[in-house]
Transfer RNA from an Acidobacteriota bacterium, 73 nucleotides, folded computationally. The RNAcentral record of the sequence draws on ENA. Rfam family: tRNA. The family's RNA type in Rfam is transfer RNA. The source organism's lineage runs through Bacteria, Pseudomonadati and Acidobacteriota. The coordinates come from a structure-prediction model, not an experiment, and the mean pLDDT is 80.
RNA sequence: GCCGGCGUCGUUCAGUGGCAAGGACGCCUGGUUCUCGACCAGGAGAUCGCGGGUUCGACUCCCGCCGCCGGUA
Numbered sequence: 001g002c003c004g005g006c007g008u009c010g011u012u013c014a015g016u017g018g019c020a021a022g023g024a025c026g027c028c029u030g031g032u033u034c035u036c037g038a039c040c041a042g043g044a045g046a047u048c049g050c051g052g053g054u055u056c057g058a059c060u061c062c063c064g065c066c067g068c069c070g071g072u073a
Base pairs, nucleotide, nucleotide: 001072002071003070004069005068006067007066010025011024012023013022018056027043028042029041030040031039049065050064051063052062053061
C1' cells in the first nucleotide's frame, strides 16, 4: 500500500430502518446486618468514533476521514 472485521453508558455485550437505545458487572441511595460482604428495592449514567449523503424516518443503509485488530507483500 491492498483486503477484511470492529468502534454503542466507567467496563463488557445486545440492538441489522420507526424502542423512553436494553442486559450483566461496576457506581449511588435506602432496607437488612453489631460492621463488612452477600441479599432485596430503587436510582444515575451512552447527541451510538467524526463529517457528509439516502430516506417521511438512520445506532442500523451509502461515501469520506480517524482509531483499533487481523490477513497479504